Small-subunit ribosomal RNA from an uncultured bacterium, 1395 nucleotides, folded computationally.
[in-house]
RNA sequence: AGAGUUUGAUCCUGGCUCAGGAUGAACGCUAGCUACAGGCUUAACACAUGCAAGUCGAGGGGCAUCGCGGUGCAGCAAUGCACUGGCGGCGACCGGCGCACGGGUGAGUAACGCGUAUCCGACCUGGCCUUCACUCUGGAAUAGCCCCUCGAAAGAGGGAUUAAUGCCGGAUGUGUGGGAGAGUCACAUGGUUCUCCCAUGAAAGAUUCAUCGGUGAAGGAUGGGGAUGCGUCCCAUUAGGUUGUUGGCGGGGUAACGGCCCACCAAGCCUUCGAUGGGUAGGGGUACUGAGAGGUAGGUCCCCCACAUUGGAACUGAGACACGGUCCAAACUCCUACGGGAGGCAGCAGUGAGGAAUAUUGGUCAAUGGGCGAGAGCCUGAACCAGCCAAGUAGCGUGGAGGAAGAAGGUCCUAUGGGUUGUAAACUCCUUUUGUGCGGGGGUAAAGUGCGCCACGUGUGGUGCAUUGCAAGUACCGUACGAAUAAGCAUCGGCUAACUCCGUGCCAGCAGCCGCGGUAAUACGGAGGAUGCGAGCGUUAUCCGGAUUUAUUGGGUUUAAAGGGAGCGUAGGCUGGAUGUUAAGUCAGCGGUCAAAAGGAGCGGCUCAACCGUUCUUCGCCGUUGAUACUGGUAUCCUUGAGUGCGCAAGAGGUGGAUGGAAUUUAGGGUGUAGCGGUGAAAUGCUUAGAUAUCCUAAAGAACUCCGAUUGCGAAGGCAGUCCACUGGGGCGCAACUGACGCUGAAGCUCGAAAGUGCGGGUAUCAAACAGGAUUAGAUACCCUGGUAGUCCGCACAGUAAACGAUGAUCACUCGCUGUCGGCGAUAGACGGUCGGCGGCCAAGCGAAAGCGAUAAGUGAUCCACCUGGGGAGUACGCCGGCAACGGUGAAACUCAAAGGAAUUGACGGGGGCCCGCACAAGCGGAGGAACAUGUGGUUUAAUUCGAUGAUACGCGAGGAACCUUACCCGGGCUUAAACCGCAGCUGACCGGUGCAGAGAUGCGCCCUCCCUUCGGGGCAGCUGUAGAGGUGCUGCAUGGUUGUCGUCAGCUCGUGCCGUGAGGUGUCGGCUUAAGUGCCAUAACGAGCGCAACCCCUGCCGCCAGUUGCCAGCGAGUAAAGUUGGGGACUCUGGCGGGACUGCCACCGCAAGGUGCGAGGAAGGCGGGGAUGACGUCAAAUCAGCACGGCCCUUACGUCCGGGGCGACACACGUGUUACAAUGGGGGGUACAGAGGGCAGCGACCUGGCGACAGGGAGCGAAUCUCAGAAAGCCCCUCUCAGUUCGGAUCGGAGUCUGCAACCCGACUCCGUGAAGCUGGAUUCGCUAGUAAUCGCGCAUCAGCCAUGGCGCGGUGAAUACGUUCCCGGGCCUUGCACUCACCGCCCGUCAAG
Repeated sequence: AGAGUUUGAUCCUGGCUCAGGAUGAACGCUAGCUACAGGCUUAACACAUGCAAGUCGAGGGGCAUCGCGGUGCAGCAAUGCACUGGCGGCGACCGGCGCACGGGUGAGUAACGCGUAUCCGACCUGGCCUUCACUCUGGAAUAGCCCCUCGAAAGAGGGAUUAAUGCCGGAUGUGUGGGAGAGUCACAUGGUUCUCCCAUGAAAGAUUCAUCGGUGAAGGAUGGGGAUGCGUCCCAUUAGGUUGUUGGCGGGGUAACGGCCCACCAAGCCUUCGAUGGGUAGGGGUACUGAGAGGUAGGUCCCCCACAUUGGAACUGAGACACGGUCCAAACUCCUACGGGAGGCAGCAGUGAGGAAUAUUGGUCAAUGGGCGAGAGCCUGAACCAGCCAAGUAGCGUGGAGGAAGAAGGUCCUAUGGGUUGUAAACUCCUUUUGUGCGGGGGUAAAGUGCGCCACGUGUGGUGCAUUGCAAGUACCGUACGAAUAAGCAUCGGCUAACUCCGUGCCAGCAGCCGCGGUAAUACGGAGGAUGCGAGCGUUAUCCGGAUUUAUUGGGUUUAAAGGGAGCGUAGGCUGGAUGUUAAGUCAGCGGUCAAAAGGAGCGGCUCAACCGUUCUUCGCCGUUGAUACUGGUAUCCUUGAGUGCGCAAGAGGUGGAUGGAAUUUAGGGUGUAGCGGUGAAAUGCUUAGAUAUCCUAAAGAACUCCGAUUGCGAAGGCAGUCCACUGGGGCGCAACUGACGCUGAAGCUCGAAAGUGCGGGUAUCAAACAGGAUUAGAUACCCUGGUAGUCCGCACAGUAAACGAUGAUCACUCGCUGUCGGCGAUAGACGGUCGGCGGCCAAGCGAAAGCGAUAAGUGAUCCACCUGGGGAGUACGCCGGCAACGGUGAAACUCAAAGGAAUUGACGGGGGCCCGCACAAGCGGAGGAACAUGUGGUUUAAUUCGAUGAUACGCGAGGAACCUUACCCGGGCUUAAACCGCAGCUGACCGGUGCAGAGAUGCGCCCUCCCUUCGGGGCAGCUGUAGAGGUGCUGCAUGGUUGUCGUCAGCUCGUGCCGUGAGGUGUCGGCUUAAGUGCCAUAACGAGCGCAACCCCUGCCGCCAGUUGCCAGCGAGUAAAGUUGGGGACUCUGGCGGGACUGCCACCGCAAGGUGCGAGGAAGGCGGGGAUGACGUCAAAUCAGCACGGCCCUUACGUCCGGGGCGACACACGUGUUACAAUGGGGGGUACAGAGGGCAGCGACCUGGCGACAGGGAGCGAAUCUCAGAAAGCCCCUCUCAGUUCGGAUCGGAGUCUGCAACCCGACUCCGUGAAGCUGGAUUCGCUAGUAAUCGCGCAUCAGCCAUGGCGCGGUGAAUACGUUCCCGGGCCUUGCACUCACCGCCCGUCAAG
């Protein structure tokens, strides 16, 4: 000293929370010792029992009790009994002093109660000290004792007798009261000293002879009483209170003043500087915290106050209205013979109760202190000690040094290796605080007391002897033994030091805040380890701090909470220049006080420390002496603030009156005819009884077009036709007058839009409510047709608005540019002129930023108002105002961890601008209807294995499910296992052939059968054991890899610089251009990277090289024909290398980039066509079943083998396709032209058989050679003639072929027969922009075969259309709004229902 938490991120505002310290604490776990301090905060609740105030015989009468002595009796004696006040003493009694102290508690009290300062000229004071004087003389009683009576008791009464330092009378008396006189001091009424007269008031004795007492007076000291200034909690939702109240005169009372009390008189007194009322509370020294200022508290200790079961009262006394006294009343408890009595722990212990919670019914008067006493002494729960309690502070210990095989064990990572616990332990050496045993042991006693002696004028001092210690044989010291007797608690996600595993699975639980937990939790529980503190550690509660979060120090108010709607103005606050004076504030010196303790500093004592001792040290208040700058008071001046005067011009300023035209509506009349009106479209409505439209006339009310503006005026609200009257304010100019007369302004008063209210008018328009028509799921709305209050006027209320510039008023100061309104100067047609307004842009500065910026939100000053997290709530209650509506003032409970401001990045918008895409439009062909194929959903099933699910799943994984595949189901088997492999042991083969059983797997048999060797063994195979296995089981939300999609869209970023407090921006924006962030220009940016493009492949043209299996022009040979053959490289072609295209040329447009052109040239022209290539990222997108992989799960099974079944089911729904519905067609015959591929378990020419699928032979070919292989649409001819057909071919029947171990479930193909639906398809929807769509066939992969109409390729024929970008969908860039950021499938409000 700060930190966490609002956001995707940022800055700010702002609350909540944490880290610190403290406590009379409590609770949880744990606990060795010592010292010091502390211990009912709650029920001022109730109390059993004991103790806490007595003492004096040197005041007295006496003798109940004890002891001694004496006498008597009994007894041998010891001794016992009785008597005796003679002695020591002494219960009860009279008397004296004390009991008013000490001790407890904090109920009451907001008060002169307390604190501080001052005063008493208005007072008292026992005992104590000093001084003076006196202590004379009489008397009468009464307790006790004795006798009697009553009562249960407590107690009471009567009689007789008696004493005193008890009581009373007399004498004296400096005192007191009154009167008179004189002096002196002054501080209001006065104080004080002296003299005289009158009245009145005292006393006590005791004794051991030392003394102790008694009375009066004066003084001192101590203690008390009273008065006053200042200070002393919260509420104004408590604003008025008071009748002995305020004062006076007189009296009473008191120690004393005083309405303290009383009679009379007056009507005062307190109060917004907070009276009165209500609530709470003992106050202070001080304590805690804090840098301080402050805030909070008042336990222990000290001072003061108050109280003693509750309330009241007095008595005694120096002192009380009295804790352990009295009386009365009340409640409660106890005793009782029922008549009546007793009691007061907030003293010390202790008990019950209450409570989270607070101790022993201890010891001693040894010390300190108190009471009594002459003293010895007695009493003392004051006090000193001890006991209990970690309840606090401080100190000490639980060992120290060495010790690595880094032991064992635990545990984790893991996998044979290591890390950690950890020098920790063991072990070796050492020490002994503490502990146990033994021994010694000071001081607290300085002193006091008794006895004796000495000194000195008699009471003190000295001295000798004796004597007094509870704690306690404690502290402390010595010695012996022996590491011996001694460690826990909390935490470990961030804040905040400290991390892993297991368990759990939004469960159990944690949590101070943020927040953890839904199968890999460093946050729950346990463990190991670690961290912090340590005889303690955590938790809870409370206070201060952090919080500058009530801001005096030290905050704010445009938008975060916050400027009153505005003005006038009272109190108050603040206030121009000069001079003098005063000295209240202010400053300084000195003095008094500020108790002690505490706090701070120095020094010292307990071994240290805590603790204790000693010395020094404050705020404040009061007094006194000075200073005089500033503030204040006062006096005299000044003119610049303010005001007045004179002059000038401007204005929708206000009030009253008069008046004008247009429009609207209505009425009357004319013309005129079928509609008008209204809307997105309509309807309600009006209209043939004549509307609307149009013309004329009339009436009414309301508002004032143009001018008009970024204008003007006003305090604000607000003010607009024109004229008149009255009237307010402001500005400018002049400088004549006054001389600070000023500013602000709580209360108060006034004004105050619209709506609203009351009464009375008025009512043309418009128009809440209301009615109707529409819209709609509904439509109590938006739209339409009507329409009443109201809108207008007068009077009176009301008093609020986003009453806003969301910005209070006043004054001063602080760069510039520019427009405009009203004046003035100036007249050079010149201005950097001047004053006052209204605007715009900017500097400095300010601000969280947006922004403000001489009209401040800048810099200063004064005054007022207001704010202190969000919600609850401007609500409730109370009060005030109002006719009401309502307004003003204005909370709390409860709840949340935020609510908010400004700005940033994105996303989004039924916001805007620009642009693109088969996106729409323009076209062509389809899908959706039918049948079938195939995939999916659903259903079914023993199983119908699993995955994929909007676009981006659904002829998808699967480029081949009859068995296998296969993961699913049923059944039968195996368990080191179906496969692989290390080591050890045993066996000797393995392979192959074969028999039986069985559905098969498998089981049981039979036959045949090794090699190398250094003789140890090895190779190979089987079996057994062991270490590894295996899993298409789960998690794609733990992952890698791969993939889809946005999207082949043009974007996504970085470095440096610059801007911004920052998130971030700039660059990447703007203009033009492009398919493109493609390029050019501009530019606080300059460059760069990933993307685009290019580089790569195929194709289109040309050239060069090469020439077999390809080709054949020319030259030969040859055939029925054929590159068949010799040959050739010209051509085609093959396949390698090059060229070619770049807006290069021309014209036009353009700054350029680039664009345009039926341009030229060229095979190709502006990216030539096609492919490969997919940026940063998004969808927790898909895949654990392709593979890999973490974790979890199964292990005679969730592994594995086999047979069979299923993946092919079928009411139904969807997707993708095939074939059709026909004549641009079907059927038959003839005939032409490809490309790209495949082929040896293969393609198979050709021959033969079969209608055919195919079969039997079979040349050639691992292929530019042979072969699949006949291309089809096309073209030519014939036929069909519009029909469910010579269309269509599903389905079914029969007969076959082929593959394969095997075609039943469940293959394809062939032939014959059968001949279903279907006649062009609803809403809706898909593809395609050129060699494309459409249409026609061919090939390949997988593959024994094939459910292929699928997929991937190949060529043949070969169109139509695009005006254009308004709209739908998707996308890019810029901009704008935003309360969204999981980002509009967002957020969020209300109602209803359930829990």
The sequence is in RNAcentral, with records from ENA and SILVA. Model confidence (mean pLDDT): 83 of 100.